Source information
The prediction has a mean pLDDT of 85. Predicted 3D model of a 509-nucleotide part of an RNA (small-subunit ribosomal RNA, 5' domain) from Brevibacterium permense. It was read from a public genome assembly.
Context: one part of a larger RNA
This record gives sequence, C1' cells and structure tokens, in this order.
RNA sequence: GGACGAACGCUGGCUGCGUGCUUAACACAUGCAAGUCGAACGCUGAAGCCGGGUGCUUGCACCUGGUGGAUGAGUGGCGAACGGGUGAGUAACACGUGAGUAACCUGCCCCUGAUUUCGGGAUAAGCCUGGGAAACCGGGUCUAAUACCGGAUACGACCACCGAACGCAUGUUCGGUGGUGGAAAGUUUUUCGAUCAGGGAUGGGCUCGCGGCCUAUCAGCUUGUUGGUGGGGUAAUGGCCCACCAAGGCGACGACGGGUAGCCGGCCUGAGAGGGCGACCGGCCACACUGGGACUGAGACACGGCCCAGACUCCUACGGGAGGCAGCAGUGGGGAAUAUUGCACAAUGGGGGAAACCCUGAUGCAGCGACGCAGCGUGCGGGAUGACGGCCUUCGGGUUGUAAACCGCUUUCAGCAGGGAAGAAGCGAAAGUGACGGUACCUGCAGAAGAAGUACCGGCUAACUACGUGCCAGCAGCCGCGGUAAUACGUAGGGUACGAGCGUUGUCC
Repeated sequence: GGACGAACGCUGGCUGCGUGCUUAACACAUGCAAGUCGAACGCUGAAGCCGGGUGCUUGCACCUGGUGGAUGAGUGGCGAACGGGUGAGUAACACGUGAGUAACCUGCCCCUGAUUUCGGGAUAAGCCUGGGAAACCGGGUCUAAUACCGGAUACGACCACCGAACGCAUGUUCGGUGGUGGAAAGUUUUUCGAUCAGGGAUGGGCUCGCGGCCUAUCAGCUUGUUGGUGGGGUAAUGGCCCACCAAGGCGACGACGGGUAGCCGGCCUGAGAGGGCGACCGGCCACACUGGGACUGAGACACGGCCCAGACUCCUACGGGAGGCAGCAGUGGGGAAUAUUGCACAAUGGGGGAAACCCUGAUGCAGCGACGCAGCGUGCGGGAUGACGGCCUUCGGGUUGUAAACCGCUUUCAGCAGGGAAGAAGCGAAAGUGACGGUACCUGCAGAAGAAGUACCGGCUAACUACGUGCCAGCAGCCGCGGUAAUACGUAGGGUACGAGCGUUGUCC
C1' cells in the first nucleotide's frame, strides 16, 4: 500500500447493487417450511334446482322424494431420497483430475417390439361394542378398487447343457435343447394408463493412477491382519462376512501415533514465482438432540419417517405418554459482533393432477444495518472601505478571507401534486389475472431552500503559532516528548489529508 462476512470511537443527506451468528453442531415458546390425485376405490353426502305435503302473515318456514355434487376421514397411486440448512466429524478414493467397470443399478422421460386373458379371497373406512386421563389400543360384522392372490399364454428375458465366433485373464456375443416367472381398469372415437423385453438419456454405485496440512520431543505398526480355496451376502467386485489353509502385509520415498482441518472451482495479495484463505455464488462430501439399527422403496440406513438405548424438556388421573429449528422468521444464552415472529406464488423452478388447480419460508420481493462497492448531492457566478468578530503581533500591521454580508442565477437529490409501466410467455370459453407497487419512470411547483465531518500538523510524513501545565497531567507505530519560554501533553486560532465518511484495533499478502 492492498484486502475483509469485520468490530470499536466520532460523525452521518440520497440512490442502486451486493452482503449480514466468523462465538455455543448451545437450549428452544409460537407460527409456517410436503403435499397432491374423485379421470384408481367404497363411504359421507352441504348449497343450489325440480316435485309433493303441512303451517298459511301468498311467499316464507318446516317435513319428504329426486337431482346435484361441495366437504370430511379412509383404502390406493405418485411425491416425500428433490429443494432448504450446517461444517460437528473426516488426513479418507472424502475431494480434484484422469482412467476402468468384460464386476453394476437407474422411478419418472424418449424410441422400438410384443401383450393387456380367465378367475378368487380379503381388508380399511362405515355400523355395533369394549379398554384408557390421554396418546391410542382392541373385539364383532359389512364392503370396493389401478390394493392383494391364483391359473393360462411366452416373441424376447433368466438359469443349466451343447456348438460356433470374438476378445482384455476372469470372459463376451450368437444358434439349438430343457426348466422358471407377468398384466388393471376407466373411456370406448381418441386420449391417459398396465406388463414383458431391447435401446437411449439422465442420475448414481464400485475400483485404480496422480495431487494437495503440521509433527520423529510419535520408529516400529498389524491377527480379519496379508494372501489362497470354498461359501454367504450385495445391483455389483472385494476379508465385506464366515469356515479352512499358508505366514504374510506396511514402514526413514516417514508406516503407526498425536495435532489441526470438510475438499474444489475460486477469493485476497504479489511484476511474477509464491504466500494466505475456502464468507457469499457453483460442484462434491458428511451430518440432522447423542449413539446404534433396520423397514419401505427405483433410490435412504432417511433433517420436518420408524425402532432401541441415553441425556434433556413437557403433559399425566402416576398406570403411561409427547418432543427434537445445523428449514424461514423469532426467543434466551454466549459474544466485540451479525437483521423481520413481513408480502406473494405475479415470474423462474419443483411435487401431484388429463386439466382447472392445490402445495411450495425453494424462489421473487419488501423491511433493518454506511457492513462493502459504485454513483450523486450539500450549490454556481459576481462581490474589497479586504466589514464585524476571532487569533497573532515588532502595535505599523498580518491572518481567517471572496470567506461572509450583498447582487444575479440554477433546482440534481430530498419534499408536494398529476400521469404511470415493462416484467404476461402462460392460464382461462370469456371477463380477467403483478407480491414488488401507485414502485421505477415522465411532467409540474416552491425555495439556496433540508444535507459535513473525521484524523493529523517533532522526524519518518503534507501541515505552526499562542496560552495553560511544569518528569505533573499526559502523548507514543519507531525514534522519543514533558523537570517554567513544549511546533511532541491540553485548549484555541491557523493549516494538511481524506470526505458521508474518517480514524483505531484485529487478520492475511
């Protein structure tokens, strides 16, 4: 000098764009953050409409039948594994980069081929009933499905055997023989679906080469350890697991141990080499009160799912239950320190749905903070008896200083008034549909009107005098100032620098 997710002191006009718990991965009141589908299914059946009846103040109330389908819980499907948060753990194939998979999976989506046949038994909801303070848990009975089960069919698929071709060692591909297993309706004109198989796309799993911290005041480490055979398990290779066998494997090219740490694209600095960092944004990983476990599923060992144990908090009728903000706000605490319990799904994106639409604290916006960057303003021109006042003085004057007053002009920003968007593609039969927002922007009005500070002035280093103080009070980044003439302390005048900021502190180069 530059930089910062900064903080502190003094000061503070406006706008745009960014950015804001770096500390306690501390504990959390309250609200919201994941639902949706009636074009899968059985119930429930509101409003409205049509008809009948009664009361009858002739247009209202009630009862009843039909139509109608709102609503509610339930079965079922898809989603809930995405999106959002955090950085605790992790020195590791976690990450980066480059390969491999002849050792693998992939819901929804796209393409291709074939099929969509015949039957069956339940169950939730409902009704009846029991237990419990509650959470909730039973018993009986009835019922539906794109829920569940069985049979038939098999182009192709999988397994075993035989043959051929090829390759990169295991092997891969093709042909033949035997065995195994599937489907669902709604509408019927289409559409949307379902099943099997092949291919694609996308997303992932696993393996390997290389690369990136400190410490030897850590020198030896290891028994599933290292390898083999056989098996189990997995989508899949593998000591991943198991039985048996062998005795190996790693290490001064730093094993093992300890400390620290999420990694990268990048960011800061620097002429570069390098050094430091990993906030925001993007990619990957890990975690979700702490520890462990599996279930469902294409996908989880699952933040707002389940089970067990633990700590903590809450309810309780003491028998037993409920909970997990490192989602968005917000609270307490910690701290030098970090925001609103806001608006909207209008846009972009996501989930569900045929769609309308619903949900979406993702997102879009708004609020707060000079926290940062950038822009703008606080006026412009004239104006010397160089006014008054202040300060200094050799008492002549000098300086503040064209500065002010005064004259002329302008009106950015802020203020007031009028007009007023784009973002809308889409959706909807049409009408219509914007959170931001009466915002941006445009026009008009008034008046210099509402808007300047902070640090420094001994040398380094740009800027000097006076008074007070008297090694006191104090200053200080280094050298050093202060003990009666202090340009170094305090105040004043003056000056210098930067300017809505200026200084100080911390950290990095």